[in-house]
């Protein structure tokens, strides 16, 4: 270089995820491995685990005061701008994800050179 063919990115639509992101159907920027694995990268933080306490809601004993005629037991106000806890936010962490920037590992069509 030719041939036969082959993936398919942005983006639209559905659907699944918490989210990266995945499936399908459209749709080609592109690609000689844009085929497979994931070892390096590289991406999310749901659960999880720290922190935080005038970011927000709830509870709050014991004592102290006043009162319900007393006692039991209740109500209120301090005590408390404390103290517990949940909640959003912050931080951490894959057993989630991606690999068409770059490496790495495995297999691969055709052919004139």
């Nucleotide at each position: 270089a030719a041939a036969a063919g082959g993936c398919u990115a942005a983006c639209c639509u559905g659907c699944c995820g918490a989210a990266a992101g995945g499936c399908a159907g459209g749709g080609g920027c592109g690609c000689a491995a844009a085929g497979c694995c994931a070892c390096g990268g590289u991406c999310u933080a749901a659960a999880c685990g720290g922190a935080c306490a005038u970011g927000u809601g709830a509870c709050u004993a014991a004592c102290g005061a006043g009162u319900c005629g007393a006692c039991c037991g209740g109500c209120u106000c301090g005590c408390a701008g404390a103290g517990u806890c949940g909640c959003c936010g912050c931080c951490g962490c894959a057993g989630g994800a991606c690999a068409g920037c770059c490496g790495g590992g495995c297999u691969g069509c055709c052919u004139a050179g």

A computed fold for a 113-nucleotide RNA from a Chloroflexota bacterium, annotated as c-di-GMP-I riboswitch aptamer. The RNAcentral record of the sequence draws on Ribocentre. The prediction has a mean pLDDT of 83.